[in-house]
Context: one part of a larger RNA
RNA sequence: CCAUCUCUAAGGAACUCGGCAAAAUGGCCCCGUAACUUCGGGAGAAGGGGUACCCUUGAAAGAGGGUCGCAGUGACCAGGCCCAGGCGACUGUUUACCAAAAACACAGGUUUCCGCGAAGUCGUAAGACAAUGUAAGGAAGCUGACGCCUGCCCAGUGCCGGAAGGUGAAGGAAGUCGGUUCACGCUGGCGACCGAAGCCCCGGUGAACGGCGGUCGUAACUCUGACGAUCCUAAGGUAGCGAAAUUCCUUGCCAGGUAAGUUCUGGCCCGCACGAAAGGCGUAACGAUCUGGGCACUGUCUCGGAGAUGGACUCG
Numbered sequence: 001c002c003a004u005c006u007c008u009a010a011g012g013a014a015c016u017c018g019g020c021a022a023a024a025u026g027g028c029c030c031c032g033u034a035a036c037u038u039c040g041g042g043a044g045a046a047g048g049g050g051u052a053c054c055c056u057u058g059a060a061a062g063a064g065g066g067u068c069g070c071a072g073u074g075a076c077c078a079g080g081c082c083c084a085g086g087c088g089a090c091u092g093u094u095u096a097c098c099a100a101a102a103a104c105a106c107a108g109g110u111u112u113c114c115g116c117g118a119a120g121u122c123g124u125a126a127g128a129c130a131a132u133g134u135a136a137g138g139a140a141g142c143u144g145a146c147g148c149c150u151g152c153c154c155a156g157u158g159c160c161g162g163a164a165g166g167u168g169a170a171g172g173a174a175g176u177c178g179g180u181u182c183a184c185g186c187u188g189g190c191g192a193c194c195g196a197a198g199c200c201c202c203g204g205u206g207a208a209c210g211g212c213g214g215u216c217g218u219a220a221c222u223c224u225g226a227c228g229a230u231c232c233u234a235a236g237g238u239a240g241c242g243a244a245a246u247u248c249c250u251u252g253c254c255a256g257g258u259a260a261g262u263u264c265u266g267g268c269c270c271g272c273a274c275g276a277a278a279g280g281c282g283u284a285a286c287g288a289u290c291u292g293g294g295c296a297c298u299g300u301c302u303c304g305g306a307g308a309u310g311g312a313c314u315c316g
Base pairs, nucleotide, nucleotide: 001311002310003309004308005307006306007305008304010302011301014300019297027051028050029049030048031047036041038145052067053066054065055064056063057062068072080295081294082293083292084291085290086289087287088286092104093103108143109142110141111140112139113138114137120129121128122127146282147281148280149279151212152211153210156209157208158205159204160203161202162201165200166199167198171194172193175190176189177188178187179186180185213231214230215229216228217227240274241271252268253267254266255265256264
């Protein structure tokens, strides 16, 4: 020096991206426990006190009396806690060997298809699954407990419907023009008209793919603009939320917390570029999740020091 440990004055996160690591807490009994809440929970909340031995009594639990120590879960074993916020409701699942998560799944919601030789899937087929099931069933898509809700646009694309009309292939075909022929016939070209789906066309449909404006002016100081005008559009973003896992400018501005805060929390709203099942906004409980703060505690640090064991070193 390396690995694994033990102790460390005073301080106690000053360390660091970050309390990473370590320390601290710890069992059992008693007392006592807040906001919030889906009334189950939150709870082991938090925060306190006790813990041995002897005698008597008792079945025991225990009760009464007494004794010792600095110390009685005397060793081992053995939760750190609190506050606030983001995300995901939850228990689960996952990148076997760098990711365990806010990703996947999930109950619940909703849409579409399917009447059974079902739809859907595999297979060239036979056949098989679906299912020895039958719409309170099966399949596919989106969303993702629960609560309050889920706005406008059907012009484009998709899907669904539409006995008309237009277009529309093979096929059919009145007729017509050739070749050959004495003729019958054989053969070739054109062809009005009749021809399905599809497309055009007419409607519907958004928890289908998707989309959800601009410019001027205007109120008794200023500012702002409820209001007006105008252009464009299929329609111009409703509720709720908002510098956000989304905000470029940006460390926005104000407030809180700190002596000091690009982070954090609460407001504001000029949303570069939130927004309603690619769901919107809340939400108790839950989380080896992420972010900020605090208490306790400590060799993380000020800043080092001492020690133990095994290596390293020497010999072999």